């Protein structure tokens, strides 16, 4: 000087923690938060943790 330019472009979701409220319990639900997350996004099917009620054993105690 010439070609190309992210088969993006702007977002989302959203810990803890704090207010409020629900609530037997685990936990739900707004609001503030912003620790993270390219899946913490979407669909199908399954499992585990954690509560509740029930059984069993095992330790303690009486």
């Nucleotide at each position: 000087a010439u070609c190309c330019g992210a088969c993006a472009a702007a977002g989302g979701c959203a810990a803890a923690u704090c207010a409020g409220g629900c609530c037997a319990a685990a936990g739900c639900c707004u609001g503030a938060g912003a620790c993270g997350c390219a899946a913490a996004g979407c669909c199908a099917c399954g499992g585990g943790u954690c509560c509740u009620c029930g059984c069993u054993u095992c330790c303690u105690c009486c």